[in-house]
This record gives sequence, C1' cells and structure tokens, in this order.
RNA sequence: AGAUGUAUAGCUCAGCAUGGUAGAGCAGCACGUUGACAUCGUGAAGGUCGCCUGUUCAAAUCAGGCUACAUCUA
Repeated sequence: AGAUGUAUAGCUCAGCAUGGUAGAGCAGCACGUUGACAUCGUGAAGGUCGCCUGUUCAAAUCAGGCUACAUCUA
C1' cells in the first nucleotide's frame, strides 16, 4: 500500500438478506420469598446501533467517506 472481517445496553451477543415501535442472556437496582444469605419469582432502569454525509415519508439495516481492532497479501 491492497483485500477481507468485526464495531448494537456495564459484559457476551441477536436483529441487517427483505428499511417500518431497538431486543435476549448475564451483571447491577427495587420488591416478594428467608432469622440472615444464596437460590427462585416479579418489576423497573440502562442505547444518539463506532463517526460524518447522502438516499428515503421513514435508516441499526441501503450508498459513499472516515476511525479503531483482527486476519491475509505485498
């Protein structure tokens, strides 16, 4: 220098093909259960979907550029 992949909640990830209310598990919080803890159950909270721009009535999803990381080629 070129190519490919990854980037979504504190952590691990789904959702992207086929645009239409952003989800799961774990962790943390509250409540119930217990003498207390753990387990279990219930509930709520937690996200400008890596960044910028564009397309569209509407973008996590499509297009272009950029950044970070990983791998490969030279």
Model confidence (mean pLDDT): 84 of 100. This is a predicted structure of a 74-nucleotide RNA (transfer RNA) from Gronococcus sybilensis. Rfam family: tRNA. The family's RNA type in Rfam is transfer RNA.